[in-house]
Molecule: c-di-GMP-I riboswitch aptamer
Organism: Bacillota bacterium
RNA sequence: CACCGCUAAGGGCAAACGCCAUCGAAAGAGGCGGACGCAAAGCCACGGGUCUAAAGCCGCAAGGCCAUGACAGCCGGGUUGCCGGU
Numbered sequence: 001c002a003c004c005g006c007u008a009a010g011g012g013c014a015a016a017c018g019c020c021a022u023c024g025a026a027a028g029a030g031g032c033g034g035a036c037g038c039a040a041a042g043c044c045a046c047g048g049g050u051c052u053a054a055a056g057c058c059g060c061a062a063g064g065c066c067a068u069g070a071c072a073g074c075c076g077g078g079u080u081g082c083c084g085g086u
Stems, first nucleotide, its partner, number of pairs: 002086004012038002017033004022029002036073001042079003046076003049071003056065003
């Protein structure tokens, strides 16, 4: 440096769900509890995808469209990294 995660050690993260005098228009995020899982389930919205639709546009209305909002635990990609093995 590349590949691998069969063994061990020290650890790490935390889905669903519950709660909140938290943030947000919403999607979603945050906190506490909780563990389904995860060897990058660390980080980055770059490509695809998905969710939302405040503002804006269209419409008589019902409603429709739309990301500049979100998801990294949907898939690629980029980037950093612990332990062990080859």